[in-house]
Small-subunit ribosomal RNA, central domain from a Nanobdellota archaeon, 354 nucleotides, folded computationally. It matches the Rfam family "Archaeal small subunit ribosomal RNA". Its Rfam clan is "SSU clan". For this family Rfam cites "Crystal structure of the ribosome at 5.5 A resolution" (Yusupov et al., Science, 2001). The sequence was found in a public genome assembly. Its mean pLDDT, the model's own confidence on a scale to 100, is 86. The source organism's lineage runs through Archaea, Nanobdellati and Nanobdellota.
Context: one part of a larger RNA
RNA sequence: UUGGGUAUAAAACAUCCGUAGCUUGCUUAAUAAGUUUCUUGUGAAAUUUCAUAUCUCAAAUAUGGAGCGUGCAAGAAGUACUGUUGAGCUAGAGACUGGAAGACGUAAGAAGUACGUUUGGAGUAGCGGUAAAAUGUGUUAAUCCCAGACGGACUAACAACAGCGAAGGCAUCUUACGAGGACAGUUCUGACAGUAAGGGAUGAAGGCUAGGGGCGCGAAACGGAUUAGAUACCCGUGUAGUCCUAGCAGUAAACACUGCACACUAAACAUUAGUACCUCCUCGAGAGGUAUUAGUGCUGAAGAGAAGUCGAAGAGUGUGCUACCUGGGAAGUAUAGUCGCAAGGCCGAAACUU
Repeated sequence: UUGGGUAUAAAACAUCCGUAGCUUGCUUAAUAAGUUUCUUGUGAAAUUUCAUAUCUCAAAUAUGGAGCGUGCAAGAAGUACUGUUGAGCUAGAGACUGGAAGACGUAAGAAGUACGUUUGGAGUAGCGGUAAAAUGUGUUAAUCCCAGACGGACUAACAACAGCGAAGGCAUCUUACGAGGACAGUUCUGACAGUAAGGGAUGAAGGCUAGGGGCGCGAAACGGAUUAGAUACCCGUGUAGUCCUAGCAGUAAACACUGCACACUAAACAUUAGUACCUCCUCGAGAGGUAUUAGUGCUGAAGAGAAGUCGAAGAGUGUGCUACCUGGGAAGUAUAGUCGCAAGGCCGAAACUU
């Protein structure tokens, strides 16, 4: 390389967009590059094989024929498929219109309980904390109760097995500006598509830079306990951080440990958003049902699988494209390169060992 694989055994990039490449609907005409057939030329000798001959025979050698060299070139035909060019179509794709749904994004404004600080009132000896304690706090009046002001963070119940988003993720309310998907109509374009090496964008928490902010929580640190010890678990404090703005960084058990797209292949149930129709009706943005499309789940036939399991949301049957794997350790280490302010990221071995 061929072959075999990638949910759990090694292996699906964190996610999307997209360039080259690869792959690609239906009909028709031309062409004849790929492709098919035929003819001609060429494809050294030796080697192989057959016949004859020559060394007394044999091996060997010589001469002639065949074969091999699976190729290359030229010419003549063929046109199913692929390619190229022209013309057309509408089933893919996209646009348009309509009414619904949504914690989808960005920005601004408003609200709410709790918590903390502070001011005033009221009130007196404890409070806090634990398995038990102590550190801590309190007569300079705490804890507890009431009222006011200020501050930052967060958004209970509703809440779901629900919804939206490419993923990360998204939840008080209102407004503005944006974006996407589903359904229905079938008006338009007419293959405009799929995937995607390089490349680009986005990317939790933690971290970094600069400037703000700092209620609570809280790495580090300090103290009190526990203990043989206790650099911990428990308790009291508490800095960075957590929050905002502008940048950097680019990683996660970034998980459904399951790449994307298309076609086909039993049923049952639940739920979300549409559409069409039927019944009821208090005529309401109401209730129930049937059919259908798209999503989210749960059982399960066939089939698959080593099994547990998966099963129209495949891990089934096929097709197209990409990424990745090849015993364990050394090791995601060393080195070189490259990116980064740094921390580190990306790429990524071998000796040796077993």